Small-subunit ribosomal RNA, 5' domain from a metagenome, 559 nucleotides, folded computationally. The RNAcentral record of the full RNA draws on SILVA. Its mean pLDDT, the model's own confidence on a scale to 100, is 84.

[in-house]
Context: one part of a larger RNA
RNA sequence: GAACGAACGCUGGCAGCGUGGAUUAGGCAUGCAAGUCGAGCGAGAAUUCACAGCCUCAAGUUUUCGGACAAGAGGCCGUGGAGGAAAGCGGCGGAAGGGUGAGUAACGCGUAGGCAAUCUGCCUUCAAGUUGGGGAUAACCCGGCGAGAGCUGGACUAAUACCGAAUGUGACCGGUCUGGGGCAUCCCGGGCCGUUUAAAGAUGGGGAUCCUUCGGGACCUGUCGCUUGUUGAGGAGCCUGCGUCCUAUCAGCUUGUUGGUGAGGUAAUGGCUCACCAAGGCUUACGGGUAGCUGGUCUGAGAGGAUGGUCAGCCACACUGGGACUGAGAUACUGCCCAGACUCCUACGGGAGGCUGCAGUCGAGGAUCAUUCGCAAUGCGCGAAAGCGUGACGAUGCGACGCUGCGUGGAGGAUGAAGGCCUUCGGGUCGUAAACUCCUGUCAUUCGGGAACAAUGUCGCCGGGGGAAUAUCCCGGUGAAGUGAUAGUACCGAAAGAGGAAGCCACGGCUAACUCUGUGCCAGCAGCCGCGGUAAUACAGAGGUGGCGAGCGUUGUUC
Numbered sequence: 001g002a003a004c005g006a007a008c009g010c011u012g013g014c015a016g017c018g019u020g021g022a023u024u025a026g027g028c029a030u031g032c033a034a035g036u037c038g039a040g041c042g043a044g045a046a047u048u049c050a051c052a053g054c055c056u057c058a059a060g061u062u063u064u065c066g067g068a069c070a071a072g073a074g075g076c077c078g079u080g081g082a083g084g085a086a087a088g089c090g091g092c093g094g095a096a097g098g099g100u101g102a103g104u105a106a107c108g109c110g111u112a113g114g115c116a117a118u119c120u121g122c123c124u125u126c127a128a129g130u131u132g133g134g135g136a137u138a139a140c141c142c143g144g145c146g147a148g149a150g151c152u153g154g155a156c157u158a159a160u161a162c163c164g165a166a167u168g169u170g171a172c173c174g175g176u177c178u179g180g181g182g183c184a185u186c187c188c189g190g191g192c193c194g195u196u197u198a199a200a201g202a203u204g205g206g207g208a209u210c211c212u213u214c215g216g217g218a219c220c221u222g223u224c225g226c227u228u229g230u231u232g233a234g235g236a237g238c239c240u241g242c243g244u245c246c247u248a249u250c251a252g253c254u255u256g257u258u259g260g261u262g263a264g265g266u267a268a269u270g271g272c273u274c275a276c277c278a279a280g281g282c283u284u285a286c287g288g289g290u291a292g293c294u295g296g297u298c299u300g301a302g303a304g305g306a307u308g309g310u311c312a313g314c315c316a317c318a319c320u321g322g323g324a325c326u327g328a329g330a331u332a333c334u335g336c337c338c339a340g341a342c343u344c345c346u347a348c349g350g351g352a353g354g355c356u357g358c359a360g361u362c363g364a365g366g367a368u369c370a371u372u373c374g375c376a377a378u379g380c381g382c383g384a385a386a387g388c389g390u391g392a393c394g395a396u397g398c399g400a401c402g403c404u405g406c407g408u409g410g411a412g413g414a415u416g417a418a419g420g421c422c423u424u425c426g427g428g429u430c431g432u433a434a435a436c437u438c439c440u441g442u443c444a445u446u447c448g449g450g451a452a453c454a455a456u457g458u459c460g461c462c463g464g465g466g467g468a469a470u471a472u473c474c475c476g477g478u479g480a481a482g483u484g485a486u487a488g489u490a491c492c493g494a495a496a497g498a499g500g501a502a503g504c505c506a507c508g509g510c511u512a513a514c515u516c517u518g519u520g521c522c523a524g525c526a527g528c529c530g531c532g533g534u535a536a537u538a539c540a541g542a543g544g545u546g547g548c549g550a551g552c553g554u555u556g557u558u559c
Stems, first nucleotide, its partner, number of pairs: 001559004006555005013406006019399002026362003030359003035092003040089002047082005053076005060069003099317003108244008118236003123232001126229005131165001133163002141154005170197002173194009201224006209218003245289003252282003257279008292314004296307004319340005342353004370396001372395003378392001379390004409439004419430004443500001445495005458480008503548005508529003514543005524531002
């Protein structure tokens, strides 16, 4: 000199863009952060409509005065229709997104390759199929136990839930024949035979014909699915070369250890595991300390040094330790089981919990924000779609924490006013500075106007495709009514008036900038040299001057 996720002191006008728990991976009240699909399925509350019955009231009619009949109103229950809440079965998603850096010196990361040793939901290409049956179970209902969380028995019912059967374009496995290729165990093809192995429906429209329980179905035609294989994309797994901090006051380490054969296991290779055999293997090893790695960032002319916050890629973790299940995929943050510590509820029998998600709170600390608004945009999940959800995200708020921009006025104005300070008492200086005159109107203030971010989607019309079809559906075009958290914000216009807006540090040398007063080795200063003991440009105050400026200094850390 430069830099910072900074902190502290004094000061502080506005705007834009960034950025903000670095310490206790310490404990957490409260709210929210993952749902969605009724076009997979059964049942179905509130509400409402119609009908029937019963009860109460009752205009009125009639009367033999006891009563009888009654339109209508209200209530209860039942049947049927509409309706569709909260649950339930089922599907997909809860492995993404978001957070943190404790652990890890490792194929963890980076880079370059390999898998002839692999898997892959959704998406994509192509091909073939989607036949025919069965038995359950939740919900609801009826009981039992329980304070509750919940547990349990009985009976009923559905499916794109579950299970057989059929078929086999194909696929796996085995046998056999054969073509081509290679760096190896081999790889890529073709033919034949045998064994094993699938499926689910939903919804829209329709003229004739057939069936019908009159609801519909068969049939035709779309859309979304389902099953088997195949192609790709993206994703994941595994292997290898090289690189990746300090320490020898750590010198030897290792027995599944190193290799082989065989088996098991895995999607797959492999001591990954096991049996047997051989006795190997490593040498900055082994041990200890520290640490997430990288793109990058800071500095530097560079070489290098330091660093890894925000953003992006990878990894690891989710109260601590362990375990598997489900699934295409699991470190399974807001899944499950066991143990432990801690907190909470309890009727003492037993239960509930996990902010290293967004806000917020306590604690510790020099130190780090709102318990805000919105799904309008972008993206993601589900859905045929409308749409729903989303503390991702978009916004606003707070903090001079950083960078950048703007302002705090401009021109004129000498009797060089008053006043302060200094003085050789003549004057000098603050100083065109002020006053005063003439202007301007950025920002702030008030008033008025007022956006873009919006296109999808819905509805209508037109054209094309497909189709038996002018239905439905798909694609394209066009028109209409709408959809905005930020926000009456940005921006534009008008009004008034210099009005509302300057400080901080330094002045002995290094180092730009000097005098007076006070103090008297005291009080104090100080980055180094050093100042202060009666004339201190070094302490304190004042005037003046220098530097930077909404900041200026100090401290810490790095180059």